[in-house]
A computed fold for a 72-nucleotide RNA from Spirulina sp. CCNP1310, annotated as transfer RNA.
It matches the Rfam family "tRNA". Rfam describes the family as follows. Transfer RNA (tRNA) molecules are approximately 80 nucleotides in length.
Its mean pLDDT, the model's own confidence on a scale to 100, is 81.
Taxonomically the source falls in Spirulina (Bacteria, Cyanobacteriota, Cyanophyceae, Spirulinaceae).
RNA sequence: CAAAAGUUAGCUCACUGGUAGAGCAUCAGACUGUUAAUCUGACGGUUUUGGGUUCGAUUCCCAAACUUUUUA
Numbered sequence: 001c002a003a004a005a006g007u008u009a010g011c012u013c014a015c016u017g018g019u020a021g022a023g024c025a026u027c028a029g030a031c032u033g034u035u036a037a038u039c040u041g042a043c044g045g046u047u048u049u050g051g052g053u054u055c056g057a058u059u060c061c062c063a064a065a066c067u068u069u070u071u072a
Base pairs, nucleotide, nucleotide: 002070003069004068005067006066007065010024011023012022013021018055026042027041028040029039030038048064049063050062051061052060
């Protein structure tokens, strides 16, 4: 320099156009002689940024930033 993949909750990851979820973690409660385990609930998001398309965008298109990999 060129190409490819990726960016969503504290962490790991889903969601292929209709108002964003799971597991783990954290907190509270139940259970237990106590702890752990188990069960229930809560908390937690400007879906990297800016623009475009659309009635409507995490999703489609363009650009930028960052990360990883590959080629020269």